[in-house]
RNA sequence: UUCUUAUCAAGAGAGGUGGAGGGAACAGGCCCUGCGAAACCUCAGCAACCUUCAUGAACAACACUUCAUGAAAAGGUGCUAACUCCAGCUUGCACCCCUAAACGUGCAAGGAAGAUAAGGA
Numbered sequence: 001u002u003c004u005u006a007u008c009a010a011g012a013g014a015g016g017u018g019g020a021g022g023g024a025a026c027a028g029g030c031c032c033u034g035c036g037a038a039a040c041c042u043c044a045g046c047a048a049c050c051u052u053c054a055u056g057a058a059c060a061a062c063a064c065u066u067c068a069u070g071a072a073a074a075g076g077u078g079c080u081a082a083c084u085c086c087a088g089c090u091u092g093c094a095c096c097c098c099u100a101a102a103c104g105u106g107c108a109a110g111g112a113a114g115a116u117a118a119g120g121a
Base pairs, nucleotide, nucleotide: 001121002120003119004118005117006116007115008114013043014042015041016040017039021032022031023030026088028086029085044080045079046078049076050075051072052071053070054069055068056067057066058065084113089110090109091108092107093106094105095104
């Protein structure tokens, strides 16, 4: 870098350095930010993907396999404003308008893209 699978409505911030941007990219909206952005460092925390344990189930049967549920938190990652901040493409419904459609607005579902983990190339 890429592929597969799973998850993305919850949760969790202080200090130091720094000095103007940041919320992935693009363009829109909306926000955060000199009452100090990004980045880096220290400490703390959250969560439970990997991990460990228990119980139940699956397969003719066993299992250290697979699945489900629950518990733990030492270690490997991750995360600690706002739903992945919102929408961007498609479909449906409602409203608007009206003979109607389109545009527009709102809601819902799906997708795309992205993020994180585990495994593979």
A computed fold for a 121-nucleotide RNA from Jeotgalibacillus campisalis, annotated as SAM riboswitch aptamer (S box leader).
Taxonomically the source falls in Jeotgalibacillus (Bacteria, Bacillati, Bacilli, Caryophanaceae).
Its Rfam family is "SAM riboswitch aptamer (S box leader)". Its family is annotated with regulation of gene expression in the Gene Ontology.